[in-house]
RNA sequence: AGAGUUUGAUCCUGGCUCAGGAUGAACGCAACACAUGCAAGUCGAACGGGAAAGGGGGCUUCGGCCCCUGAGUAGAGUGGCGAACGGGUGCGUAACACGUGAGUAAUCUGCCUCAGACUCCGGGAUAACAUCCCGAAAGAGUUGCUAAUACCGGAUAGUUCCCAUGGGUGAUGCCCUUGGGGGAAAGGUUCGCCGGUCUGAGAUGAGCUUGCGGCCCAUUAGCUUGUUGGCGGGGUAAUGGCUCACCAAGGCAUCGAUGGGUAGCUGGUCUGAGAGGACGAUCAGCCACACUGGCACUGAGACACGGGCCAGACUCCUACGGGAGGCAGCAGUGGGGAAUUUUGCGCAAUGGGCGAAAGCCUGACGCAGCAACGCCGCGUGAAGGAUGAAGGCCUUCGGGUCGUAAACUUCUGUCUGGGGGAAAGAUGAUGACGGUACCCCCAAAGCAAGCCCCGGCUAAUUCCGUGCCAGCAGCCGCGGUAAUACGGAAGGGGCGAGCGUUGUUCGGAAUUAUUGGGCGUAAAGGGCGUGUAGGCGGCUUCGUAAGUUGGAUUUGAAAGCCCGAGGCUCAACUUCGGAUCCGGAUCCAAAACUAUUAUGCUAGAGCAGAUCAGAGGGCAAUGGAAUUCCCGGUGUAGCGGUAAUAUGCGUAGAGAUCGGGAGGAACACCAGUGGCGAAGGCGGUUGCCUGGGGUCUUGCUGACGCUGAGGAACGAAAGCUAGGGGAGCGAACGGGAUUAGAUACCCCGGUAGUCCUAGCUGUAAACGAUGGGCACUAGGUGUCAGGAGCUUCGACCCUCUUGGCGCCGUCGCUAACGCAUUAAGUGCCCCGCCUGGGGACUACGGCCGCAAGGCUAAAGCUCAAAGGAAUUGACGGGUCCCCGCACAAGCAGUGGAGCAUGUGGUUUAAUUCGAUGCUACGCGAAGAACCUUACCAGGGCUUGACAUCCCGGUGACCGCUUUUGGAAACAUUAGCUUCCCUUCGGGGCACCGGUGACAGGUGGUGCAUGGCUGUCGUCAGCUCGUGCCGUGAGGUGUCAGAUUAAGUUCUGUAACGAGCGCAACCCUCGUUUUCAGUUGCCAUCAUUAAGUUGGGCACUCUGGAGAGACUGCCAGCGUCAAGCUGGAGGAAGGUGGGGACGACGUCAAGUCAUCAUGCCCCUUACGUCCUGGGCUACACACGUGCUACAAUGGGCGGUACAACGGGUUGCCACUCCGCGAGGAGGCGCGAAUCCCUUAAAGCCGUUCUCAGUUCGGAUUGGAGGCUGCAACUCGCCUCCAUGAAGUUGGAAUUGCUAGUAACCGUGGAUCAGCAUGCCGCGGUGAAUACGUACCCGGGGAUUGUACACACCGCCCGUCACACCAUGGAAGUUGGUAACACCCGAAGUCCGUGAGCUAACCGCAAGGAAGCAGCGGCCGAAGGUGGGACUAAUGACUGGGGUGAAGUCGUAACAAGGUAACC
Repeated sequence: AGAGUUUGAUCCUGGCUCAGGAUGAACGCAACACAUGCAAGUCGAACGGGAAAGGGGGCUUCGGCCCCUGAGUAGAGUGGCGAACGGGUGCGUAACACGUGAGUAAUCUGCCUCAGACUCCGGGAUAACAUCCCGAAAGAGUUGCUAAUACCGGAUAGUUCCCAUGGGUGAUGCCCUUGGGGGAAAGGUUCGCCGGUCUGAGAUGAGCUUGCGGCCCAUUAGCUUGUUGGCGGGGUAAUGGCUCACCAAGGCAUCGAUGGGUAGCUGGUCUGAGAGGACGAUCAGCCACACUGGCACUGAGACACGGGCCAGACUCCUACGGGAGGCAGCAGUGGGGAAUUUUGCGCAAUGGGCGAAAGCCUGACGCAGCAACGCCGCGUGAAGGAUGAAGGCCUUCGGGUCGUAAACUUCUGUCUGGGGGAAAGAUGAUGACGGUACCCCCAAAGCAAGCCCCGGCUAAUUCCGUGCCAGCAGCCGCGGUAAUACGGAAGGGGCGAGCGUUGUUCGGAAUUAUUGGGCGUAAAGGGCGUGUAGGCGGCUUCGUAAGUUGGAUUUGAAAGCCCGAGGCUCAACUUCGGAUCCGGAUCCAAAACUAUUAUGCUAGAGCAGAUCAGAGGGCAAUGGAAUUCCCGGUGUAGCGGUAAUAUGCGUAGAGAUCGGGAGGAACACCAGUGGCGAAGGCGGUUGCCUGGGGUCUUGCUGACGCUGAGGAACGAAAGCUAGGGGAGCGAACGGGAUUAGAUACCCCGGUAGUCCUAGCUGUAAACGAUGGGCACUAGGUGUCAGGAGCUUCGACCCUCUUGGCGCCGUCGCUAACGCAUUAAGUGCCCCGCCUGGGGACUACGGCCGCAAGGCUAAAGCUCAAAGGAAUUGACGGGUCCCCGCACAAGCAGUGGAGCAUGUGGUUUAAUUCGAUGCUACGCGAAGAACCUUACCAGGGCUUGACAUCCCGGUGACCGCUUUUGGAAACAUUAGCUUCCCUUCGGGGCACCGGUGACAGGUGGUGCAUGGCUGUCGUCAGCUCGUGCCGUGAGGUGUCAGAUUAAGUUCUGUAACGAGCGCAACCCUCGUUUUCAGUUGCCAUCAUUAAGUUGGGCACUCUGGAGAGACUGCCAGCGUCAAGCUGGAGGAAGGUGGGGACGACGUCAAGUCAUCAUGCCCCUUACGUCCUGGGCUACACACGUGCUACAAUGGGCGGUACAACGGGUUGCCACUCCGCGAGGAGGCGCGAAUCCCUUAAAGCCGUUCUCAGUUCGGAUUGGAGGCUGCAACUCGCCUCCAUGAAGUUGGAAUUGCUAGUAACCGUGGAUCAGCAUGCCGCGGUGAAUACGUACCCGGGGAUUGUACACACCGCCCGUCACACCAUGGAAGUUGGUAACACCCGAAGUCCGUGAGCUAACCGCAAGGAAGCAGCGGCCGAAGGUGGGACUAAUGACUGGGGUGAAGUCGUAACAAGGUAACC
């Protein structure tokens, strides 16, 4: 410090996720209920009193009694002090509760310290105790006795207090002076001292007031009646509505009152670079609470955790009458929960209470126990050790790895065990911890390693299993048969007594942005102006000192963090010192800036004057064109409408046309990125009223300004209310079409509405998707409204200038697109708004509205994206250019028939398998009767039909003949024939038998592959290097103009070059030269029946080598080019015809059944052998063909002319036989020699005469031939007979542009036999092409895109089903806080007090004082009531979300097929 994730890729925006740290870590809960024990007592030196057991002694009636001791002890009581500390918890509390600073001139303070003074004289009670007595108990009562440092009276003092008084000071109660009135005390003693009272001061602690600071919600906007203030009384330690009476009507609040929710606050802790954010365990300070609520008493202090009273809930005891209790003290129990310890030891230390002290008490505290809960430290061994052991795993079978790891050798001793010694903590005594830490000795590698991870992020990989299953997963995502992602194993990586998970929190996140973000299109500018509060504000001068700056003082507890030292062996931990504590307060100083007071100024702003333009607004009047309607004339059969129709109108006279009239609405041309207005918006003409703006002049005011939360105005269309109006148009609605449907698009009608008046609504893609103001920052150009200059002094033009409206463009900015003086640039000021997508421009609540609805505006849940701009493609029922038998123009077909063949389907024991749009279907198959053959049935074999190795046997094997069984395979018998090398050991070879390694598989996967192939497509494209442009994907080059069959070439050009393709080089055909002439040829000579022979090689031909064609020449066109057109010459002319040749790539195209091959599977079978069957089935459908339907023909007779090829397991002349297929003989030829081999169409002649025929030949019967082991299933051919459909073929569709189509025959491969198929060959030999709008395919450019699996794409809504959360709902059940009234405990206060009463007064009566009782105010809980808020639940219901392939349609994305959207 970043990383992953939206895309085909890119940049950006933006969310989600990860890597780090932390944790009381298990904490969150149940302030839930608690058994038991302990947690606050102490003092005999305040007081009265005072045992017992035990021990000793004595007496005794043996029951007991007395004395001493125990002991002035224990226990209880009066009294004092303490119990208000310490300890716990965080319910409540949003508050002066806390933090910080200040005030108290408005206060108190026990114990403690200092100073001063005093401690004198009296009195009456009472508990304990005794007695009686009630009660189950708790507890209470009667009578009697007694003490005090308990209580009371008096004296003295009295500076506080009260009244009065003089002075000072000041801020209200301050200080000083004088007079009057007023309340003290306690004693004890060990004689040391300890106490008591008053006054003053201090210290400590506390109360109260106050400035400032720190949570959320405005879907909480108004709250308040003791409320705010005053006067007076009361009350308090003290101020104060704290309380009461009276008076006034205030007080708080958008700088957030009131209400709701949540929460103890802080020092600090965690994180972070910091600013911040989150938290508030342990430790420390403060606060609050003590079963729940209320109340007071005592006291220096409490409204009191282990005190009291009352009420309530709960638990316990009970004799049922009544009582008792409060672990949020330490342990512990139950409960709940994922989860949190011992009913331990000790007061030795520290601290606290009491005491003069000894001491007592102390679950505070010090220790120990439990828990890896955290932090820190240490160990589980160290060194050597290669046969790189065994074993595991992997393997390319060679090896690699675990791995110096182990074994083994040497050594060490933390820990463990045994033995011994032994602390500090204590400054005299006292040590729970503890015989602990620590030290010494001995023994022994022994007892001590796990957890997570290994697809990317993220360090670390292989095998097996599994097969979208099981499972994983923080995000992206893995898993559908080769999973580095699941599970196991091996290996590796990380950390290590821990490791991982989960939760939470900060970080990363600049993802709430003060530091430090944004708003044209990503989320985001308010529809628009006006203006309140607020914020901000020109130039100059003087003053002030609030902000600001500097200095000083004080405070900012300790602990913590940081730095430096010290102590535990180190560390954690801890001690000391320092620094810090960024803050607050006070004082002094400065005066630039901000602020403020005051004085000025004119540059901002405004006023005035002159002038100008304008659909700016309102009211009224008025005009013509057009539509429609009405009346009348002419006139007749249609009109209207559409892509085409129809509905509709019209013979009752439409439409057309002419004239007249009515009525409403809108204003053609002018008209313009022209004008005006704040926006919405504004358009005939005229008048009246009225707002704003520009220019020029520079007279006046003198900062009067900018923005603007709320507020109140304006605000298109639609809509609403009331009343008018209504020509045209026209939601709804009706009809007609279209359509699968058509609640639409189109057509005919048509109501509301559109118009006017008055009012409401308040929204729009209200858009420049761009808030307003000011200033600054290159220009160019057009236009609108002005001004000035120049000007024959005329208008222009031209120059300058101000304001508006546009375009282009530099810098700059921007993710890019783009913006660019009309900023989206550079700055300042103010307002509004945004923070992932969906849910949701929604729900609930509130406000507004007549309603429709508007404004404000969530959450649960769900997703990992949603999005912007640009790029490359692909696509478009987008555009442009170009090409192709693509269309068109033609010729011949297919589709109809019969048959052949292939396929689908069906059938079957099997009908083996593959190929499936173009690019499968006469395809693999250049040829299934057996074989082939992979399929089926049956019969056999198991190291195998085939290969290699090993062992044993045989000697040959092979071949020929043969017997038996059998369907054959196979088994079996007999006979014939029969090895090589040798070092003599044997080896080779072959067969038989055996063992195991292995063979074998046309079994699977073409979606694991190689190779080969198809297709786009012989289309003209596909790329690279360097450079340049762009943040980048990428672009440029490859584009533009011209040209070409061509990215072919030329010219231009930020490109220059290059590669794969194109072309050429190759083969063949066409002309020719030369060489060579046999088997070829024959002009001349001879010869023959015949190039038959001699002869010849001229010609033909054959096959080698050459020539020839290059736009080379001419003319025109063209840019002086490339090239095009025409011409000449030439056998051939612009690539001469044909072939081979197929760029980058696409289709997971085809093929595991040609072959090869990974993996998986079978192994007496999925291998192999054999017989028979099947691949040849047949209702049917399709493809490809053949033959026809006839006269351009059929039959018959005669007759002419090829080429390519093939041939010894062969082609076969010729002769004979057969009607024929063919047969019997048999010449020649391994072939330019012989044979296949008669080519056919054609030509000549004849017949048929339009008919299902002398067309057509299917089908069937019969008879034959050939091949073959064998033609039944299932071959081909011949002859005789039979003579089906078919008379030119619907929708649709194929091929072909010249030696082509069409027609005609012919050869070959395969092959024993079997082509209508396939591959070739020649013969005869056309028609047509105007042209590129359209169909199909392709190339290029451009445009749109929400597509990228790329339109066979994407995608929307209803419905149906399942699940989830949520709104409404008659209601129902709880909770919370208030309000009104009723009742009213305890208790303070007030009143009363006829009852009661020791202290004082009084001789007494009585008084004073007090108490009970009673009454009153207040008052908790409770009751009643109507509301508020909130939670849960609710038949039914609403929408929402999610879900694999459900249903219906096709809305959107392309002009998405009606442009889309608000």
Predicted 3D model of a 1462-nucleotide RNA (small-subunit ribosomal RNA) from an uncultured prokaryote. RNAcentral holds the sequence, with entries from ENA.